[in-house]
Predicted 3D model of a 102-nucleotide RNA (SAM riboswitch aptamer (S box leader)) from Arthrobacter sp. MYb214. Model confidence (mean pLDDT): 81 of 100. Taxonomically the source falls in Arthrobacter (Bacteria, Actinomycetota, Actinomycetes, Micrococcales). It was read from a public genome assembly, where an Rfam model found it. Of the family's consensus pairs, 96% are formed in the model.

RNA sequence: GACCCAUCCCGAGCGGCUGAGAGAUCUGGCUCCACGACGCCGCAGCAACCACCUUUGGAGUUUUGCUCUGCAGGCCGGUGCUACCGCCAGGACCGAUGGAGA
Numbered sequence: 001g002a003c004c005c006a007u008c009c010c011g012a013g014c015g016g017c018u019g020a021g022a023g024a025u026c027u028g029g030c031u032c033c034a035c036g037a038c039g040c041c042g043c044a045g046c047a048a049c050c051a052c053c054u055u056u057g058g059a060g061u062u063u064u065g066c067u068c069u070g071c072a073g074g075c076c077g078g079u080g081c082u083a084c085c086g087c088c089a090g091g092a093c094c095g096a097u098g099g100a101g102a
Base pairs, nucleotide, nucleotide: 004099005098006097007096008095013043014042015041016040017039021032022031023030025091026090027089028088029087044082045081046080049078050077052074053073054072056070057069058068059067060066061065086094
């Protein structure tokens, strides 16, 4: 990198740097933007995919302590995210994020 699984109408912004386009791509719209967008960095926050912790139920077992697993809660660790429904409609070898795996 390919393949596989899940999610993508909830939620959450300030400061510094930079300086012209940006909202992934094509077409058509609609927006953001020199009152500084986009991007990068820092801090803060949101969330709960993974890890971990707690409560509780279930299953298995070599049987009283191990394994697996469902609901709920927490979360300081690994990611992610913090204009607009992935901005909207249509399109396509669609894309993004996480997990798993090699």